[in-house]
RNA sequence: UGAGUAGACCGGGUGAUCGCGGGUACAUUGCCGCCAGGCAGUACGCGAGGAAAGUCCGAGCUCCACAGGGCAGGGUGCUGGGUAACUCCCAGUGAGGGUGACCUCAAGGAAAGUGCCACAGAGACAUACCGCCGGUUUCCGGUCAGGGUGAAAAGGUGCGGUAAGAGCGCACCAGCGGUCAGGUGACUGACUGGCUAGGCAAACCCCACUCGGAGCAAGACCGAAUAGGAGAGGUAUGACGCGGCCCGCCGACCUCUCGGGUUUGGUCGCUGGAGAGGCAGGGCAACCUGUCUCCUAGAUAGAUGAUCACCCAAGACAGAACUCGGCUUAUAGGUCUACUCAGGUG
RNA sequence: GGGCCAUUAGCUCAGUUGGCAGAGCACCCGCCUUUUAAGCGGGGUGUCGAUGGUUCGAGUCCAUCAUGGCCCA
Numbered sequence: 001u002g003a004g005u006a007g008a009c010c011g012g013g014u015g016a017u018c019g020c021g022g023g024u025a026c027a028u029u030g031c032c033g034c035c036a037g038g039c040a041g042u043a044c045g046c047g048a049g050g051a052a053a054g055u056c057c058g059a060g061c062u063c064c065a066c067a068g069g070g071c072a073g074g075g076u077g078c079u080g081g082g083u084a085a086c087u088c089c090c091a092g093u094g095a096g097g098g099u100g101a102c103c104u105c106a107a108g109g110a111a112a113g114u115g116c117c118a119c120a121g122a123g124a125c126a127u128a129c130c131g132c133c134g135g136u137u138u139c140c141g142g143u144c145a146g147g148g149u150g151a152a153a154a155g156g157u158g159c160g161g162u163a164a165g166a167g168c169g170c171a172c173c174a175g176c177g178g179u180c181a182g183g184u185g186a187c188u189g190a191c192u193g194g195c196u197a198g199g200c201a202a203a204c205c206c207c208a209c210u211c212g213g214a215g216c217a218a219g220a221c222c223g224a225a226u227a228g229g230a231g232a233g234g235u236a237u238g239a240c241g242c243g244g245c246c247c248g249c250c251g252a253c254c255u256c257u258c259g260g261g262u263u264u265g266g267u268c269g270c271u272g273g274a275g276a277g278g279c280a281g282g283g284c285a286a287c288c289u290g291u292c293u294c295c296u297a298g299a300u301a302g303a304u305g306a307u308c309a310c311c312c313a314a315g316a317c318a319g320a321a322c323u324c325g326g327c328u329u330a331u332a333g334g335u336c337u338a339c340u341c342a343g344g345u346g
Numbered sequence: 347g348g349g350c351c352a353u354u355a356g357c358u359c360a361g362u363u364g365g366c367a368g369a370g371c372a373c374c375c376g377c378c379u380u381u382u383a384a385g386c387g388g389g390g391u392g393u394c395g396a397u398g399g400u401u402c403g404a405g406u407c408c409a410u411c412a413u414g415g416c417c418c419a
Base pairs, nucleotide, nucleotide: 001342002341003340004339005338006337007336008335009334010333012311013310014309015308016307017306018305020047021046023044024043025042026041029040030039031038032037049317053328054327056326057325058324059323060322061215062214063213064212068247069246070245071244073211074210075209076208077207078092079091080090081089082088093107094105095104096103097102108206109205113204114203115200116199117198129147130146131143132142133141134140135139155173156172157171158170159169160168174196176193177192178191179190180189181188182187219268220267221266222265229258230257231256232255233254234253241249242248275294276293277292278291279290280289281288282287312315347418348417349416350415351414352413353412356371357370358369359368365402373389374388375387376386377385395411396410397409398408399407
C1' cells in the first nucleotide's frame, strides 16, 4: 500500500420565529357538561429509536377462588457458568469450513421397540445375478476378494494365508469396549481386547429437564340513561367456573331468543424502573457487589411539526401506545480499536 | 395495541406415514363451416410466496422473512 476478520460507536448540527402534547409553580377567575369531570391564562422546563418494527422467545403486572394432582399435549437437548427468566448471553469440548485472523453447528439415544430407505439393483440389512473354487455336474455346497446397480452393499490399504476366499493372521489407520492418568465436566492422552455393529429421531418413539389459561381492547372505580322487561331451557341428582380430559376445589346462578336504554362517557391502570451514567472491588468473560450523581414522552382520533439563515461528510432504515430482558429483520454514510494475509521499503 | 389463519396453473381448489405435481372452468393447436359460435380430436401452459437448513431426495419436515385476510371494547 492492497485485500480481509472481529468488536465498539455516531446516525445531521447550531440559532431564530410560529405551532402541537404532557408536567411543575402562580392565579381560584371565566367557560363547557344533568353528573362524574374537563377546558382556557402567565412563567419555567421536557418531548421517539437503535431498531420504537416483526410478535419469534422469556418475564413483571392483572383476572380466572388457591394456581393443586394425574393423563394427554407442547417446548428444550454437548459441558460448566450467568440471569427474575429464556429457545438468550459468556467460557470451554467435539465436528465442519478458511492459507490465516476467524467463522458455522436443533451437537442426547439407531445393540429398547416400530417404521421408511422411491427408481435401479440378485440383494437396502442379511441377500449369491455374473464371476471364482470344490463336488456324486439340468443341481448342490463354499465365497463378498472382483464385476454390475445405487446416495448408501459385511471397516480401509498392504503383506501373509487358502481349493477359492474371508480380520482367518499380522502392520498402520478409523470405529467400539475395558483399565490407568489429567480435567468440576463435555472430553483428551497412553495401554490393551475381541476384531465390526448401514443410514434416517428437523419419522414415531425412549431418556433427562421444563410448561396452568388468557391478555392493558387485561382489569378496578365512578357517572348518565332505562323497564333489576318478556319467553324458552339447564341446575342442590351440584349447574356455571378453574379455555383438552379426569380427580380435586367452589357453591347459585347460567345459556339462548325477542324487545328496549345509554354511549365520539369520565378517572385510574400509565410510567421511578430487574432504570441510566461515573468510580472502586470480585470474575478469563457473561455478570455480580458497594458507592455517588441524574430523572429522561405518556397521548386516547391519538402530540413530537413547519419556515428561514449558516455549516458539513448533504442526512439511510424508519414513528412510542402497559413495561422490561433477548432474538430476528431493515439501515445511506462515517469514526475508532485489535488482528490476519500478500507485496514493497528501511 | 393484542390474538390467529392462509399462500399450489390465468381463476377456484385437491395433493399424508417425504419418492415423476393433479381436477374443473379458462387458454392454445388442428378438423368442421363462406366466417363466427357450438361440436369433435389433441395439448398442462407451474421457480408449489421468498431465502436458508435437515435428508440420497422437500409442495410436504424445521427456521427466518414477504404478502393477503379474520377476530377483540